[in-house]
RNA sequence: GUCUCAUUCAGAGUGGUUGAGGGAACUGGCCCUAGGAAACCACGGCAACCGAUUGAACAAUACCUCAAUUUGCUCGAUGUCAAGGUGCCAAUUCCAGCUUAAACCUGUUAAGGUUUGGGAAAGAUGAGAU
Numbered sequence: 001g002u003c004u005c006a007u008u009c010a011g012a013g014u015g016g017u018u019g020a021g022g023g024a025a026c027u028g029g030c031c032c033u034a035g036g037a038a039a040c041c042a043c044g045g046c047a048a049c050c051g052a053u054u055g056a057a058c059a060a061u062a063c064c065u066c067a068a069u070u071u072g073c074u075c076g077a078u079g080u081c082a083a084g085g086u087g088c089c090a091a092u093u094c095c096a097g098c099u100u101a102a103a104c105c106u107g108u109u110a111a112g113g114u115u116u117g118g119g120a121a122a123g124a125u126g127a128g129a130u
Stems, first nucleotide, its partner, number of pairs: 001130008013043005021032003026097004044089003049085002051081003054076003058072003093122001098119009
């Protein structure tokens, strides 16, 4: 880099260096920012994907019955924990763009617009595979 799966309206910031941009990319909107953007460093925090641990159900553990063990999987208001590997710490992934449903407005048959919701795409993060 590519593929698969899961999550994506919750949560959590101070200091230092530096000095003009930033919110992934494009377009539109809306925001943040010299009362200091982004980046880097230090410390702190959030969360619980991997991880640790506990109970229960189910399945498998060659064949029949029973039990144990081990493994897998699901659930327990978010089971409990947070040493370690990542991640994250303005605004839903800031919102929309593609598709679809409903209500309404303009217009009067061709359409345009507003609001609210569903889905997809794209992105992000993790785990696994290659």
A computed fold for a 130-nucleotide RNA from an uncultured Verrucomicrobiae bacterium, annotated as SAM riboswitch aptamer (S box leader). It was read from a public genome assembly, where an Rfam model found it. Its Rfam family is "SAM riboswitch aptamer (S box leader)". Rfam describes the family as follows. The SAM riboswitch is found upstream of a number of genes which code for proteins involved in methionine or cysteine biosynthesis in Gram-positive bacteria. The coordinates come from a structure-prediction model, not an experiment, and the mean pLDDT is 79.